[in-house]
Context: one part of a larger RNA
RNA sequence: UUGGGUUUAAAGGGUGCGUAGGCGGUUUGAUAAGUCAGUGGUGAAAUUUUGCAGCUUAACUGUAAGACUGCCAUUGAUACUGUUGGGCUAGAAAGUAGUUGAAGUGGGCGGAAUGUGUGGUGUAGCGGUGAAAUGCAUAGAUAUCACACAGAACGUCGAUAGCGCAGGCAGCUCACUAAGCUAUAUUUGACGCUGAGGCACGAAAGUGUGGGGAUCAAACAGGAUUAGAUACCCUGGUAGUCCACACUGUAAACGAUGAUAACUAGUUGUUGGCGAUAGAUAGUCAGUGACCAAGCGAAAGCGAUAAGUUAUCCACCUGGGGAGUACGACCGCAAGGUUGAAACUC
Numbered sequence: 001u002u003g004g005g006u007u008u009a010a011a012g013g014g015u016g017c018g019u020a021g022g023c024g025g026u027u028u029g030a031u032a033a034g035u036c037a038g039u040g041g042u043g044a045a046a047u048u049u050u051g052c053a054g055c056u057u058a059a060c061u062g063u064a065a066g067a068c069u070g071c072c073a074u075u076g077a078u079a080c081u082g083u084u085g086g087g088c089u090a091g092a093a094a095g096u097a098g099u100u101g102a103a104g105u106g107g108g109c110g111g112a113a114u115g116u117g118u119g120g121u122g123u124a125g126c127g128g129u130g131a132a133a134u135g136c137a138u139a140g141a142u143a144u145c146a147c148a149c150a151g152a153a154c155g156u157c158g159a160u161a162g163c164g165c166a167g168g169c170a171g172c173u174c175a176c177u178a179a180g181c182u183a184u185a186u187u188u189g190a191c192g193c194u195g196a197g198g199c200a201c202g203a204a205a206g207u208g209u210g211g212g213g214a215u216c217a218a219a220c221a222g223g224a225u226u227a228g229a230u231a232c233c234c235u236g237g238u239a240g241u242c243c244a245c246a247c248u249g250u251a252a253a254c255g256a257u258g259a260u261a262a263c264u265a266g267u268u269g270u271u272g273g274c275g276a277u278a279g280a281u282a283g284u285c286a287g288u289g290a291c292c293a294a295g296c297g298a299a300a301g302c303g304a305u306a307a308g309u310u311a312u313c314c315a316c317c318u319g320g321g322g323a324g325u326a327c328g329a330c331c332g333c334a335a336g337g338u339u340g341a342a343a344c345u346c
Base pairs, nucleotide, nucleotide: 004317005316006315007300008299012314014201015200016199017198021194022193023192025088026087027086028085029084030083031082033081034080035077036076037075038074039073040072041071042070049065050064051063052062053061054060091191092188093187094186095184096183097182098181099180100179103177104176105175106174107173108172109171110154114150115149116148117147118146119145120144121143125136126135162169163168206247207246208245209244210243211242216240220236221235222234223233258313259312260311261310262309263308266291267290268289269288270287271286272285273284274283276281295302296301319346320345321344328339329338330337331336
C1' cells in the first nucleotide's frame, strides 16, 4: 500500500458557512466521450508456452502455431454514465396563515442577600475549629433598628422542561435581529448532498489599554495540624472574578458516537403545532426521555435520536515509551498554539 477499522481497545476535525473536487430525483429527444460488439492495420527478432523435427539423449538448435491481454483506424449498438435540448414535481428553496422558546444585541427598571459608611439601642465578648489559635472588640465590636452608598448574581417557578450550529443561554420590561415548527400546496423547477484549502464563531484561564472593584479568591502573609506540611483546616489578602474595545484559539470543546438520505416490530412518558370524534379516547408532523423485537456488538450495551441494513462525501487510526517532544515553517504582544519526526529502548 491493500485490507480492516474509529462509544469504551489506536482513531470523528470544537462548531458552522462555503471554494475546488467527489456524488446526485423523474421523463423524453439528440449525441456517441466513457461502455459493448465486428472488421482492418500495427504490436521487430530473440525470450516464454505448445506441437513437430535435428545432433545417440539432455542442455542446445531449427520449424510451425499460439501469445504479446496493448495502441490506431473504421463500421455498428445505445441499457447505464457523460454532454446537450425540452418537460415534470416526490428533493430543495420561496410565498401565505398561525405558533414556540433562558436564541442573540442594546437600553431601562426591580427586590432579596453581601459588604461598607453615618446615627440610635446595648454590653463583653465576637468569630472560627475535630480542638484551637492567628484575627476583630471598652477608641464600644458581635447582635439589633433606621438611613445611605457600592458592585456582582438573579431565590421560589425549575423540570432526564425549552432554545441555539457548537461554545452556550435564566429577575422584569422595551426596541432591534435571527431561527425552528405546523397547516396550506400558491410560486420556482433539481436550484441538491458533502466539503481538501479558506473564512467566521468558539467555555474557562491568560494578555494589552481604559474603567470598575461588593463578593469570592491563585500568588502572598499569619495561625493550626504534622516527624516535616512550601498542603488539606482557619484568619486575612493581591492579580483575577465585572464592563468596553482588541488579542489568544485551546478543554473530559463529550453523546468520548462526523454530515446527509432511505429502509427495518412494538410499549410508555413529555414539549410545540395540526386536527377528528360518540367529548372517554385514538391519529398525525417536528423535537425530547424510558423500556424493548429483529439485527448488531469482544462484552458493557446500542436498538427509528442505532452502535441495525444500505448509499455518497469529508476527517482520522496502524504496538508501548521517547513525544504531542526536537528541528523547521506559519500564527501570537507574550503565555503559547498549529503542523510534527528520528535516534534509542521494551
Molecule: small-subunit ribosomal RNA, central domain
Organism: uncultured Bacteroidales bacterium